Notes:
Transfer RNA from Micromonospora pisi, 71 nucleotides, folded computationally. Model confidence (mean pLDDT): 82 of 100. The RNAcentral record of the sequence draws on ENA and Rfam. Its Rfam family is "tRNA". It is annotated as a transfer RNA.
RNA sequence: GCGGCCAUAGCUCAGUGGUAGAGCUGCUGGUUUCCACCCAGCGAACCGGGGUUCGAUUCCCCGUGGCCGCU
Numbered sequence: 001g002c003g004g005c006c007a008u009a010g011c012u013c014a015g016u017g018g019u020a021g022a023g024c025u026g027c028u029g030g031u032u033u034c035c036a037c038c039c040a041g042c043g044a045a046c047c048g049g050g051g052u053u054c055g056a057u058u059c060c061c062c063g064u065g066g067c068c069g070c071u
Base pairs, nucleotide, nucleotide: 001070002069003068004067005066006065007064010024011023012022013021018054026042027041028040029039030038047063048062049061050060051059
């Protein structure tokens, strides 16, 4: 230098055009003499910009970052 894959919550991952979800973690309450476990609830995210579309996390382009391969 070229090509491929990936980027979603604090962490690990789903979701592939129509209200963004789970597990763990965090917070509150319940339970307990206290803690833990357990139960109920709450909070928290689509890498940036542009395009297509009635509508984009999803499709297209550019950029940024990571991983892999080729040279």